A computed fold for a 538-nucleotide part of an RNA from a Bacteroidota bacterium, annotated as large-subunit ribosomal RNA, domain I.
Its mean pLDDT, the model's own confidence on a scale to 100, is 83.
Taxonomically the source falls in Bacteroidota (Bacteria, Pseudomonadati).
Rfam family: Bacterial large subunit ribosomal RNA. Gene Ontology terms of the family: structural constituent of ribosome and ribosome.
Context: one part of a larger RNA
RNA sequence: GGCGUAUGACGGAUGCCUAGGCUUUCAGAGGCGAAGAAAGACGUGACAAACUGCGAUAAGCUACGGGGAUUGGUUAAUACAAAUAGAUCCGUAGAUUUCUGAAUGGGUCAACCCACUCUAAUGAAGUUAGAGUAUCUCCGAUAUACGGAGAAGCAAACCUAGAGAACUGAAACAUCUAAGUACCUAGAGGAGAAGAAAACAAAAGUGAUUCCGUUAGUAGUGGCGAGCGAAAACGGAAAAGCCCAAACCACAGCGGUUACGGCCGGUGUGGGGUUAUAGGACUGGCUAUACAGCUUAGCGAAAGAACUUAAAUUGUCUGGAAAGACAAGCCAUAGAAGGUGAAAGCCCUGUCAAGGUAAUGAAGUUAAGCCAGCUAGUAUCCUGAGUAGGUCGGUUCCGGUGAAAAACCGACUGAAUUUGCCAGCACCAUCUGGUAAGGCUAAAUACUCCUGAAAGACCGAUAGUGAACCAGUACCGUGAGGGAAAGGUGAAAAGUACCCUGAAUAAGGGAGUGAAAGAGUCCUGAAAUCAUACGCCU
Numbered sequence: 001g002g003c004g005u006a007u008g009a010c011g012g013a014u015g016c017c018u019a020g021g022c023u024u025u026c027a028g029a030g031g032c033g034a035a036g037a038a039a040g041a042c043g044u045g046a047c048a049a050a051c052u053g054c055g056a057u058a059a060g061c062u063a064c065g066g067g068g069a070u071u072g073g074u075u076a077a078u079a080c081a082a083a084u085a086g087a088u089c090c091g092u093a094g095a096u097u098u099c100u101g102a103a104u105g106g107g108u109c110a111a112c113c114c115a116c117u118c119u120a121a122u123g124a125a126g127u128u129a130g131a132g133u134a135u136c137u138c139c140g141a142u143a144u145a146c147g148g149a150g151a152a153g154c155a156a157a158c159c160u161a162g163a164g165a166a167c168u169g170a171a172a173c174a175u176c177u178a179a180g181u182a183c184c185u186a187g188a189g190g191a192g193a194a195g196a197a198a199a200c201a202a203a204a205g206u207g208a209u210u211c212c213g214u215u216a217g218u219a220g221u222g223g224c225g226a227g228c229g230a231a232a233a234c235g236g237a238a239a240a241g242c243c244c245a246a247a248c249c250a251c252a253g254c255g256g257u258u259a260c261g262g263c264c265g266g267u268g269u270g271g272g273g274u275u276a277u278a279g280g281a282c283u284g285g286c287u288a289u290a291c292a293g294c295u296u297a298g299c300g301a302a303a304g305a306a307c308u309u310a311a312a313u314u315g316u317c318u319g320g321a322a323a324g325a326c327a328a329g330c331c332a333u334a335g336a337a338g339g340u341g342a343a344a345g346c347c348c349u350g351u352c353a354a355g356g357u358a359a360u361g362a363a364g365u366u367a368a369g370c371c372a373g374c375u376a377g378u379a380u381c382c383u384g385a386g387u388a389g390g391u392c393g394g395u396u397c398c399g400g401u402g403a404a405a406a407a408c409c410g411a412c413u414g415a416a417u418u419u420g421c422c423a424g425c426a427c428c429a430u431c432u433g434g435u436a437a438g439g440c441u442a443a444a445u446a447c448u449c450c451u452g453a454a455a456g457a458c459c460g461a462u463a464g465u466g467a468a469c470c471a472g473u474a475c476c477g478u479g480a481g482g483g484a485a486a487g488g489u490g491a492a493a494a495g496u497a498c499c500c501u502g503a504a505u506a507a508g509g510g511a512g513u514g515a516a517a518g519a520g521u522c523c524u525g526a527a528a529u530c531a532u533a534c535g536c537c538u
Stems, first nucleotide, its partner, number of pairs: 001537009015523001016488002020459002022456007029448002031154002039100003042055003046078001050074002061094006070082003105114003115133007135151006158189001159187004169176001173223001199206002210237004220228002241440003244384001248271005254265004276418001278383004282377005293370007303360001307355003313328005329346002331335001337349003389413008399425001420435005475482002495522001498510004
């Protein structure tokens, strides 16, 4: 030095476990904020660094309800207190709520600095305390003053609008694609958007919108490359329809004109009226205050917090411990689950089944108010104008300018008025369908920062969230930003009194606890690696 055997050290794999995650389902909720949010700073305890809670009333204050013996969070000890005159705790409703932050009196390097007005202490100055003092929009209202109302900021995704890439693919690349995606901005809501035909269709018909399946990778489009890619119709989900403008009438201001009798114009309010087999106004005639709906007021059900009641087992054996084994029982609308010294329907918490009420809630019901329609005539009037359409230039549609309809935008133009106008994929005719240039509209649809209940041929500490543990922490970076490691004694701390060796508060040996200490900051404790002893070989 090698090999072997044995005993250890180191190390933290493996096994078992779960306090945390992941993914869904069903319900709920879908916002918070100038009545000061989200997020923080600083405080706050007998002692208190951190977390949690709370805010100078500061691990808390008040009221009501529940509950019934301990309590002063994590957190032990000590001290001091509270509590059957009902504490702690749970639920509901309030009070308080420093400073920063939209931050809003002015400023500022966030959590700080400095003011003004009024009131009070108080009697001038000064000081202190309380209240107020930002901007914008709208309204009063004609108003640079005044009063009132609203807005702002935050928030995971979903939605609408504005603006809008590139990598990439085309095996290069420019049209094209990626993609109207990502990112940015504005806005809204629990959904949003869309929406009651100037729609489709085709000689037959449908009857607002949205979503799903299918049509169909079809018709199309496309350096006819890569690719992109409908609709009608059919089957379902859900279903809901309405209101203005105008004509005409009335009233009230205003203006013009006048022969002072009026006439005309325009504004505002109210009535009226709302459509295609055209309708309405208008002129006649008839009927009527109904149903439904909406608003307001009263009564008011279900539901709804903490919580309450809640069945049934003993003996022997093994063992540290019985829930195990054996034996004999019992309950069950309860044999879900968790815990208890091993594996419990009958020990505990629960579970099944019942009960319970506050805030809240608002199905239903009662009363009042608002809202009505038919018909004949068809002369006249109304029915959304810088609009529709056109030309040029763009964009959106399945459609890349094409034979290119339709929709939208910019520039320049620019109609008709029911004998009207638009569409049916150039255009024209016939025919058919509709009635633009105003507006509102539930449901079916999308999503989950969040709450409750439940589940998993999901993970089990290098996994599962980055984070099972004081994690977006420590640490890194000027910064934007990046970003860990780290779980397990035991049933119970019973956490090793006392003695010895030792310089020792190190370490060890006894002793003690415990089922076990070969469980002593700890379950199990693999391998690599190291040490010691012995044997063999060199």